[in-house]
RNA sequence: CAGAGUAGAUAGGAAGCGUUAAGUGUUAAGAAAUGGGUUGUUGUUCUUAAACGAAAGCUUAUUGGCUAUGAUUUUCUAUCGCAACCGCUG
Numbered sequence: 001c002a003g004a005g006u007a008g009a010u011a012g013g014a015a016g017c018g019u020u021a022a023g024u025g026u027u028a029a030g031a032a033a034u035g036g037g038u039u040g041u042u043g044u045u046c047u048u049a050a051a052c053g054a055a056a057g058c059u060u061a062u063u064g065g066c067u068a069u070g071a072u073u074u075u076c077u078a079u080c081g082c083a084a085c086c087g088c089u090g
Base pairs, nucleotide, nucleotide: 001090002089003088008080009079010078011077012076013075014074015073016072017070018069019068026050027049028048029047030046031045032044036086037085038084039083040082056067057066058065059064
């Protein structure tokens, strides 16, 4: 001097769950983790409370099947992805 790596974000695939109000999202309070280390920012997650509140049709062999649908869950792939100092690789 150059480079890699976090939390996580977006898109797509697969497998589920819901469509009998789950889940997601919003607000408030508290907590936790967050490049290997220190400080810190942003974002993230969890808990509690409150308000709000969307998503289905067909079929017949009726605890089933098919096709849809949801700010839906998990996982895989791709892309993106720490401010300062030290550390790591070249």

The RNA shown here (THF (Tetrahydrofolate) riboswitch aptamer) has 90 nucleotides and comes from uncultured Anaerococcus sp. It matches the Rfam family "THF (Tetrahydrofolate) riboswitch aptamer". On this family, see Ames et al., Chem Biol 2010: "A eubacterial riboswitch class that senses the coenzyme tetrahydrofolate". Rfam 15.1 lists 747 matches to the family in 747 species. The RNAcentral record of the sequence draws on MGnify. The model forms 94% of the base pairs in the Rfam consensus. Its mean pLDDT, the model's own confidence on a scale to 100, is 76.